[in-house]
c-di-GMP-I riboswitch aptamer from a soil metagenome, 80 nucleotides, folded computationally.
Parts: sequence; structure tokens; C1' cells
RNA sequence: GACAAGGGCAAACCAGUCGUGAGGCUGGGACGCAAAGCCACGGGUCAGGGGCACGGAUCCCUGACAGCCGGGUUACCGAA
Repeated sequence: GACAAGGGCAAACCAGUCGUGAGGCUGGGACGCAAAGCCACGGGUCAGGGGCACGGAUCCCUGACAGCCGGGUUACCGAA
């Protein structure tokens, strides 16, 4: 980051499966993506539990989301 080339990934949804749950995995399927490869470090969102309280807010712990943003790291091509 190109109306280039070779390609890659796979949203929603469906089926199966794991999980208390958010959500994950497998298969189908493509909304899209130049890192939509990887990493939970910061922010954010979500779930479970606790305390306070007997109303809310706030706080704490555990977990999830990398296709929410930032950051770190690796990578194909080689026009402007």
C1' cells in the first nucleotide's frame, strides 16, 4: 500500500462439542480484513464469585474478548 501477482484468514448464522457463564473448539458458511498472524502489557467491553448493602453506586478476586483501541513481535509481494 497498487483496479498488480501468488495467495491467506473467516463475521453473522447453522450443526456438533466443551464451559456455571462470557466464550472456546470442529465442520459448513462469507460480512469483511494488508497483518482479521501471534502475545492479555495498558485502556475498554463482557461473564462468574465475594463484600458492602438490604436500594443503587463503588470496591476486590477469577475468567473471556487479539474481528474494540493502543502497544510488542513475526511475515508474502514490490508499483507509486
The sequence is in RNAcentral, with records from MGnify. The model forms 95% of the base pairs in the Rfam consensus. Its mean pLDDT, the model's own confidence on a scale to 100, is 86.